[in-house]
Molecule: FMN riboswitch aptamer (RFN element)
Organism: Nioella sediminis
RNA sequence: GGGCGUUCUCAGGGCGGGGUGAAAUUCCCCACCGGCGGUAUGCGGGCGAUGCCCCGUAAGCCCGCGAGCGCCCCCGUGACGCACGGGGGGUCCAGCAGACCCGGUGAGAGGCCGGGGCCGACGGUUACAGUCCGGAUGAAAGAGAACGAGC
Repeated sequence: GGGCGUUCUCAGGGCGGGGUGAAAUUCCCCACCGGCGGUAUGCGGGCGAUGCCCCGUAAGCCCGCGAGCGCCCCCGUGACGCACGGGGGGUCCAGCAGACCCGGUGAGAGGCCGGGGCCGACGGUUACAGUCCGGAUGAAAGAGAACGAGC
C1' cells in the first nucleotide's frame, strides 16, 4: 500500500406568487428540487518527466447502483390453488421504471459554452401530488473511522 474480516459513525432536496373552485402546496400560469459509484476537452493543484501525465473536484435525463411497488418462495391467520398481514427471505426480471436534443468550440463532447426541451415509487387526501401527510426515529447504494489476522 492493496485485498479480507469485525465493530462503529454518517448517508435526500424542493410549492413562494397568481388563477379557477364549495374544496387544490394535487388542476392551470409563473416558480422550486436533483441520492450513490464510474466517466472529462471543465475547474483547482502538482512536476525530473509539460504529458491524450499525476492528484483532487466534477452529469437528474452517458454507464451502472439504491430505497419503493410488483413478482416468486417461506411463515401466520381465514371461508385454504384464494384472500389478508405493521411477518421473514430471494434472486430474478427490470416488469412499473424515468427522462436530451440542436448549435458552438475542439484532435476528440455523453459531460464544457449557448439555446430549447424532458423526467421523477407506493398508499393517503373535500380535487389528479417530484415538492403536503404516511410506512420512515425505517431501509439502503455507498462514504469514512477504529481494530484484527494473514499476504